[in-house]
RNA sequence: GCCUUCUUAGCUCAGUGGCAGAGCAUUAGUCUUGUAAAUUAAUGGUCAUGAGUUCAAUUCUCAUAAGAGGCA
Numbered sequence: 001g002c003c004u005u006c007u008u009a010g011c012u013c014a015g016u017g018g019c020a021g022a023g024c025a026u027u028a029g030u031c032u033u034g035u036a037a038a039u040u041a042a043u044g045g046u047c048a049u050g051a052g053u054u055c056a057a058u059u060c061u062c063a064u065a066a067g068a069g070g071c072a
Base pairs, nucleotide, nucleotide: 001071002070003069004068005067007065010024011023012022013021018055026042027041028040029039030038048064049063050062051061052060
């Protein structure tokens, strides 16, 4: 330098164009003499950035940035 792949909540990851989710974590409640465990609820997102297509984009296209792998 070229090619491929990946980027979604604090972490690990789902999500085949029509309301952004799960587990863990955090906070609060219940329970307990108290703690832990259990259980219920809540908080938390510019879906890496920018542009394009579309009535509508996390999803499709292009570019850029970061990570991983391969070739020279």
This is a predicted structure of a 72-nucleotide RNA (transfer RNA) from Daphnia pulicaria. Model confidence (mean pLDDT): 84 of 100. Lineage of the source: Eukaryota > Eumetazoa > Branchiopoda > Diplostraca > Daphnia. Rfam family: tRNA. Rfam classes the family as a transfer RNA.